[in-house]
The prediction has a mean pLDDT of 78. A computed fold for a 328-nucleotide RNA from a Campylobacterales bacterium, annotated as Bacterial RNase P class A. Lineage of the source: Bacteria > Pseudomonadati > Campylobacterota > Epsilonproteobacteria > Campylobacterales. It was read from a public genome assembly, where an Rfam model found it.
RNA sequence: GCAGAAUGGAAUGCAACCGCUUGAAAUAUAGAGGAAAGUCUGGGCUACUGUGGGACAGGGUUCUAUCUAACAGAUAGCCGUCGUGAGACGAGGGAAAGUGUAACAGAGAGUAGACCGCCUAUACUAUAUAGGUAAGGGUGAAACGGUGGGGUAAGAGCCCACCAGUUUUCUAAGCAAUUAGAAGAGCUAUAUAAACCCAACUCGUAGCAAGGAAACCUUGGUAUAAGUCCCACACUUAAAAGGUUUCCGCUUGAACUCUAUUGCAAAAUAGAAGUCUAGAUAAAUGGUUGCAGAAAAAACAGAACCCAGCUUAUUCCACUCUGCUAUU
Numbered sequence: 001g002c003a004g005a006a007u008g009g010a011a012u013g014c015a016a017c018c019g020c021u022u023g024a025a026a027u028a029u030a031g032a033g034g035a036a037a038g039u040c041u042g043g044g045c046u047a048c049u050g051u052g053g054g055a056c057a058g059g060g061u062u063c064u065a066u067c068u069a070a071c072a073g074a075u076a077g078c079c080g081u082c083g084u085g086a087g088a089c090g091a092g093g094g095a096a097a098g099u100g101u102a103a104c105a106g107a108g109a110g111u112a113g114a115c116c117g118c119c120u121a122u123a124c125u126a127u128a129u130a131g132g133u134a135a136g137g138g139u140g141a142a143a144c145g146g147u148g149g150g151g152u153a154a155g156a157g158c159c160c161a162c163c164a165g166u167u168u169u170c171u172a173a174g175c176a177a178u179u180a181g182a183a184g185a186g187c188u189a190u191a192u193a194a195a196c197c198c199a200a201c202u203c204g205u206a207g208c209a210a211g212g213a214a215a216c217c218u219u220g221g222u223a224u225a226a227g228u229c230c231c232a233c234a235c236u237u238a239a240a241a242g243g244u245u246u247c248c249g250c251u252u253g254a255a256c257u258c259u260a261u262u263g264c265a266a267a268a269u270a271g272a273a274g275u276c277u278a279g280a281u282a283a284a285u286g287g288u289u290g291c292a293g294a295a296a297a298a299a300c301a302g303a304a305c306c307c308a309g310c311u312u313a314u315u316c317c318a319c320u321c322u323g324c325u326a327u328u
Stems, first nucleotide, its partner, number of pairs: 001324005007318004012292007020031002033300001037311002040309005045207004049234006058203005063077005078092001079090004093198002098196002100192003115137002117133006145163006164188002166185008211248008225237003255275002257272006
């Protein structure tokens, strides 16, 4: 200098003037994000007549440990795949419970198989029949472990040695997943479960347009119906149901900031004479000037119950690491 990887931040702050919303008559205070998006997850919260039973059906998750209110999330590891590497990704249990799928070629594709070949016997003079074989050749992406030797009529893990895979026991490290090593077993029946399936664990339903209050209006009958997962029994059905308007729900929280301790970390515990940061309801949150600042312009883009995550879109700054090249 070029090309990459990972991590942490920012997207405004202060002051003045004008404008809008909230606010108690007024003032003060406060006023759209890092993703508010997607609606993919998990909860808080609200409602569902009583009693008993059920997770039937259906759904979700899947290596180990820890964190969390919880999770398909986070942190740290293990294993696998990709990459020269820094690193990235993983829908990471089971194929020997069963079913299915793997074109064509090939004798035969998962206890398959004899096309050419090899060996034996009979007949015979160039062939036929019967039996044995799967070491050699061929087809194929892949042919039921590989190499060498013994043995055999010819052969075969039939036997042996050394390897590869599978599996049992032991030792060492680790909480564990697992890693390394030693001693056996002749056991060698492919791959695929983001195919059906099996195993273990787990799961009420519906949702702020939930629901509550007030005022006004409308409406009667059949129950063999309805009553918030399913089944059974009981009970209830105008003190009910529906519609319109207004108000509540509506923002003080599993909250944030700082300090200390523990932990590799995610986080947890304790303390503070620390903070209160939009609640609009057809929808406010804006404009100008000055200073600061790496940016303040611009991009992606606008709160509507709330919170914790994930995913996607987009601009800029800082720091660390990897590879290549050149010079010293």